[in-house]
Molecule: transfer RNA
Organism: Coriobacteriaceae bacterium
RNA sequence: GGGCCUUUAGCUCAGCUGGCAGAGCAGGAGACUUUUAAUCUCAAGGUCGUGGGUUCGAACCCCACAGGGCCCA
Repeated sequence: GGGCCUUUAGCUCAGCUGGCAGAGCAGGAGACUUUUAAUCUCAAGGUCGUGGGUUCGAACCCCACAGGGCCCA
């Protein structure tokens, strides 16, 4: 220098070929318990890497850039 994959909650990851952004874990509150643990319930937590474009509508499609990984040179 070239190619491919990846980037979504604090962490690990879903998100059905464009139509309400989700789960588990962690953290918070409560129930239970003499207390802790375990279990159960509830609530909260997001600029969907950044910037543009397409579209009535974008996490999803297109372009550029950035971070990470692999391969080639």